[in-house]
C1' cells in the first nucleotide's frame, strides 16, 4: 500500500409459534404457582461423507474426531417491546499477502 480472511463494536434489514386455560396477588398486569397446545433462528444435543486408532478368522467388528438454516426441543420463545441465526454497510484492530 492493497486484497481477501478473522473476531469485536456501531447502524440497517431480520422468520416461526397461545395477548390460551385455572388459581394467587393486585388499581390493573406483562408478576407468581400450575395445566394443555405449539415454534426453532440465542446457546446447547445428535450425525453424513471423510479422517485417525484398536481387534481380526482379512468377511468384518469396534472406538475417537467430524458441518448445517438438517435433527432433538434441554434451554429459549409463542400481541407489542426486547431478543434473534443470518445478511448488508461502516470503524478501528489482528495475523496473512505484496
Nucleotide at each position: 500500500c492493497u486484497g481477501a480472511c478473522g473476531a469485536a463494536c456501531u447502524c440497517c434489514g431480520g422468520a416461526g409459534a397461545a395477548u390460551u386455560c385455572c388459581g394467587a396477588u393486585c388499581a390493573g398486569a406483562a408478576u407468581c404457582g400450575g395445566a394443555u397446545g405449539c415454534c426453532g433462528a440465542a446457546g446447547g444435543u445428535g450425525c453424513a461423507a471423510g479422517g485417525g486408532g484398536g481387534c481380526g478368522g482379512c468377511a468384518g467388528c469396534u472406538c475417537c474426531c467430524g458441518a448445517a438454516u438438517c435433527u432433538c426441543u434441554c434451554a429459549g420463545g409463542c400481541a407489542a417491546a426486547a431478543g434473534g441465526a443470518c445478511g448488508g454497510a461502516g470503524u478501528g484492530c489482528g495475523g496473512c499477502g505484496c
Description
A computed fold for a 98-nucleotide RNA, annotated as Glycine riboswitch aptamer. The coordinates come from a structure-prediction model, not an experiment, and the mean pLDDT is 78. It was read from a public genome assembly, where an Rfam model found it.